[in-house]
RNA sequence: CCGCGCAUUUCUGGAGAGCACAGCGGACACAAUUUCAAGUCUAAGCUGUCACCGAAGGGGCGCGCAAACACCACGUUUGCCAAGAAUCUCUCAGGUACCAAGGACAGAAACGGGCAC
Numbered sequence: 001c002c003g004c005g006c007a008u009u010u011c012u013g014g015a016g017a018g019c020a021c022a023g024c025g026g027a028c029a030c031a032a033u034u035u036c037a038a039g040u041c042u043a044a045g046c047u048g049u050c051a052c053c054g055a056a057g058g059g060g061c062g063c064g065c066a067a068a069c070a071c072c073a074c075g076u077u078u079g080c081c082a083a084g085a086a087u088c089u090c091u092c093a094g095g096u097a098c099c100a101a102g103g104a105c106a107g108a109a110a111c112g113g114g115c116a117c
Base pairs, nucleotide, nucleotide: 003115004114006112008110009109010108011107012106013105018050020049021048022047023046024045025042026041027040028039051096052095053094057092058090059089060088062081064080065079066078067077068076069075
């Protein structure tokens, strides 16, 4: 110098599922002597109801161990208990028109220390 992996930062890519319903709020319109009744739309936001997604985060689990036999290999039997993953699964959280945001993961760099040579 090059290489490997870890942390941080930057850039890039990055899926899925409701233009859901109701109310509040708001806009337009109508009426207006009084009372009662009263339409359409729906931005931001709030509340509630049901339906759904899994790739922030979070939870769950024999991805077990030893010996013997068999054996290319994933198998069988016995014993043991300390271990215990995931893009699997749950759907708590989060999310569900477009945009934006978020986004596991991946690629390219910078940087810090570490390993090896």
The RNA shown here (Glycine riboswitch aptamer) has 117 nucleotides and comes from Formosimonas limnophila. The model forms 89% of the base pairs in the Rfam consensus. NCBI's taxonomy places the organism under Bacteria, Pseudomonadati, Betaproteobacteria, Burkholderiaceae, Formosimonas.